[in-house]
Context: one part of a larger RNA
RNA sequence: UUGGGUUUAAAGGGUGCGUAGGCGGAAUGAUAAGUCAGUGGUGAAAGCCUGUAGCUCAACUACAGAACUGCCAUUGAAACUGUCAAUCUUGAGUUAUGUUGAGGUGGAUGGAAUGUAUCAUGUAGCGGUGAAAUGCUUAGAUAUGAUACAGAACACCGAUUGCGAAGGCAGUUCACUAGCACAUAACUGACGCUGAGGCACGAAAGCAUGGGGAUCGAACAGGAUUAGAUACCCUGGUAGUCCAUGCUGUAAACGAUGAAUACUCGAUGUUGGCGAUACACUGUCAGCGUUCAAGCGAAAGCAUUAAGUAUUCCACCUGGGGAGUACGAUCGCAAGGUUGAAACUC
Numbered sequence: 001u002u003g004g005g006u007u008u009a010a011a012g013g014g015u016g017c018g019u020a021g022g023c024g025g026a027a028u029g030a031u032a033a034g035u036c037a038g039u040g041g042u043g044a045a046a047g048c049c050u051g052u053a054g055c056u057c058a059a060c061u062a063c064a065g066a067a068c069u070g071c072c073a074u075u076g077a078a079a080c081u082g083u084c085a086a087u088c089u090u091g092a093g094u095u096a097u098g099u100u101g102a103g104g105u106g107g108a109u110g111g112a113a114u115g116u117a118u119c120a121u122g123u124a125g126c127g128g129u130g131a132a133a134u135g136c137u138u139a140g141a142u143a144u145g146a147u148a149c150a151g152a153a154c155a156c157c158g159a160u161u162g163c164g165a166a167g168g169c170a171g172u173u174c175a176c177u178a179g180c181a182c183a184u185a186a187c188u189g190a191c192g193c194u195g196a197g198g199c200a201c202g203a204a205a206g207c208a209u210g211g212g213g214a215u216c217g218a219a220c221a222g223g224a225u226u227a228g229a230u231a232c233c234c235u236g237g238u239a240g241u242c243c244a245u246g247c248u249g250u251a252a253a254c255g256a257u258g259a260a261u262a263c264u265c266g267a268u269g270u271u272g273g274c275g276a277u278a279c280a281c282u283g284u285c286a287g288c289g290u291u292c293a294a295g296c297g298a299a300a301g302c303a304u305u306a307a308g309u310a311u312u313c314c315a316c317c318u319g320g321g322g323a324g325u326a327c328g329a330u331c332g333c334a335a336g337g338u339u340g341a342a343a344c345u346c
Base pairs, nucleotide, nucleotide: 004317005316006315007300008299012314014201015200016199017198021194022193023192025088026087028085029084030083031082033081034080035077036076037075038074039073040072041071042070049065050064051063052062053061054060091191092188093187094186095185096184097183098182099181103177104176105175106174107173108172109171110154114150115149116148117147118146119145120144121143125136126135162169163168206247207246208245209244210243211242216240220236221235222234223233258313259312260311261310262309263308266291267290268289269288270287271286272285273284274283295302296301319346320345321344328339329338330337331336
């Protein structure tokens, strides 16, 4: 390389948009590039292969044939692929009307809780634990009430719910904004699928600058525990956690399951739309779940949301360790990221 694979054994890119490329719906005509057929030329000889013959056999040698799967020219065929022309509506998209949702961005605002400050009541403890101690407290704590301020998060509703490409998104409200699904009608007429590079987005932590700082809390300090305890437990507590702008670009970024299309028994719950409504359940489309048949699978299991049956395109794997390391390149302020070996060893 071929072959075989990628839920869990090695292996699906974190996600999308999209360039090149690859692949591509129905029907008609033309063409003849691919394709197929015929003919001619060429494809040196030797060798290989087949058949004969010559050395006593064989090796060896000679002769004849076949082969040389290729290339060129030419004459045809026209189903398929390509190209050109004109056409269609089922794929795809657009418009109109109504509906749904924690989709996104920016503002405004609410109550509970927490902490702090002040005042009042009130007096000796509070707090914490397995038990304690550190800690706070007669300079009046804890507790209770009132007032004020601050920052962060949004109880109940709340749900195998919903939305989003993924990351993710939840108090209320306003403005702006993106999209899905359904129903009906009209329009465009294959405009499609995938997508190497590329571009954009991308939790948490981290970094830079400037704010903010209630809670929690790496580091750190103290108290315990213990043989020790650089921990688990307790009292504190800095960075951080929050905001703005920029960077970083990684996660068990998981459904450990790439995207798209078609097909393949049922049962049941639920969300959104439509239809029909008799207010019993019933149909249909799109989603989210549970369970099961065929089939698949090493099994666990998957099973119309496939891991089934097929097709197209991309990504990736090839024994364990060394190692996601070294070196080089490249990106980054740095931390580091991306790409990514070998010796050696079992």